Annotation:
The prediction has a mean pLDDT of 81. Predicted 3D model of a 73-nucleotide RNA (transfer RNA) from a bacterium. It matches the Rfam family "tRNA". It is annotated as a transfer RNA. The sequence is in RNAcentral, with records from ENA.
RNA sequence: GCUACUAUGGCUCAGUCGGUAGAGCAACUGAUUCGUAAUCAGUAGGUCAGGGGUUCGAUUCCCCUUAUCGGCU
Numbered sequence: 001g002c003u004a005c006u007a008u009g010g011c012u013c014a015g016u017c018g019g020u021a022g023a024g025c026a027a028c029u030g031a032u033u034c035g036u037a038a039u040c041a042g043u044a045g046g047u048c049a050g051g052g053g054u055u056c057g058a059u060u061c062c063c064c065u066u067a068u069c070g071g072c073u
Stems, first nucleotide, its partner, number of pairs: 001072003006067002010025004019056001027043005049065005
């Protein structure tokens, strides 16, 4: 330099042939307990890497950029 993949709550990951984003763990609150742990119930937390385009509508489609990792040279 070329190429492919990935980027989504604090962490690990789903998701969607375009229609207002979820799970597990973690955090917090409550119940239970003499108390803790465990268990159960609930709450909060996301401008879906950034910019632009298409569209009535984009996390999803297209283009560019950034970053991580892999392959080739």